[in-house]
Predicted 3D model of a 121-nucleotide RNA (Guanidine-I riboswitch aptamer) from Leptolyngbya sp. Taxonomically the source falls in Leptolyngbya (Bacteria, Bacillati, Cyanobacteriota, Leptolyngbyales). The coordinates come from a structure-prediction model, not an experiment, and the mean pLDDT is 78. The model forms 96% of the base pairs in the Rfam consensus.
């Protein structure tokens, strides 16, 4: 904003760095050369794992409100009518949202969390 509800979680994406992998790089070991091992540098290395949105994206669930038109169950009533609850089902709804510095977690880091937050319209 709305009669109400205005959520969860999954996948995946913008976006992140650098544990590990692998790239390139520089050593150690081996007569040489290929290749390999053994340690370090490099994320201004496209990447593989990883981490990822309230305001990004899709699915399933969850709430909410309606219809008595149907089915069951249970409770009051019970000659009849007639009311109330739940469960199924069907319909419809689950909006809008400019946004710092700072911090904090992982190995680091960032639309992750401090946060629909200060602040702003």
């Nucleotide at each position: 904003a709305u009669a109400a509800u205005u959520u969860g979680u999954a996948u995946c994406u913008a976006g992140g760095g650098u544990u590990c992998c692998a790239g390139c790089u520089c050593u150690u070991u081996g007569a040489c050369a290929u290749g390999a091992c053994u340690g370090g540098g490099u994320g201004u290395u496209u990447g593989g794992u990883c981490c990822g949105a309230g305001a990004g994206a899709u699915a399933c669930a969850g709430c909410c409100a309606g219809u008595c038109g149907a089915u069951u169950u249970c409770u009051c009533a019970c000659a009849u009518c007639c009311a109330g609850a739940a469960a199924u089902a069907c319909u419809g709804g689950u909006u809008c949202a400019c946004g710092g510095a700072g911090g904090g977690a992982u190995a680091a880091a960032a639309g992750c969390c401090c946060g629909g937050g200060a602040g702003g319209c």